RNA sequence: GCUACCAUAGCUCAGUUGGUAGAGCAACUGAUUCGUAACCAGUAGGUCGGCAGUUCGAUUCUGCCUGGUAGCU
Numbered sequence: 001g002c003u004a005c006c007a008u009a010g011c012u013c014a015g016u017u018g019g020u021a022g023a024g025c026a027a028c029u030g031a032u033u034c035g036u037a038a039c040c041a042g043u044a045g046g047u048c049g050g051c052a053g054u055u056c057g058a059u060u061c062u063g064c065c066u067g068g069u070a071g072c073u
Base pairs, nucleotide, nucleotide: 001072002071003070004069005068006067007066010025011024012023013022019056027043028042029041030040049065050064051063052062053061
């Protein structure tokens, strides 16, 4: 330098042939316990990496940029 893939909750990751998003763990609250842990119930937490384009509508499609991984040179 070229190519491919990835970027979604604090962490690990789903998701949708385009109609405003979920799980597990973690956090908090409650119940239980003499108390803690575990178990059980619930709550909160996300402008889906950034800027544009297409569209009535973009996390999803397209282009560019940023960061990461791998391969080639």
Predicted 3D model of a 73-nucleotide RNA (transfer RNA) from an uncultured Clostridia bacterium. The sequence was found in a public genome assembly. It matches the Rfam family "tRNA". It is annotated as a transfer RNA.